RNA sequence: GCCCCUUUGGCGCAAUGGAUAGCGCGUAGCACUUCUAAUGCUAAGGUUGCGAGUUCGAGUCUCGCAAGGGGUA
Numbered sequence: 001g002c003c004c005c006u007u008u009g010g011c012g013c014a015a016u017g018g019a020u021a022g023c024g025c026g027u028a029g030c031a032c033u034u035c036u037a038a039u040g041c042u043a044a045g046g047u048u049g050c051g052a053g054u055u056c057g058a059g060u061c062u063c064g065c066a067a068g069g070g071g072u073a
Stems, first nucleotide, its partner, number of pairs: 001072007010025004018056001027043005049065005
């Protein structure tokens, strides 16, 4: 240089082009408890890596860029 894969809350992952982007862990508050842990309830936390395009509609399709990983000479 060329080819392929990945990028979604703090972490690990889902989401057939279509209802308000969900689940687990974690975090905060409350309940329970002598206290802690465990358990239960509630809540916060996402411009879906960045920019553009296609579409009535994009996390999903296309193009460029960036980061990480793999292959190749």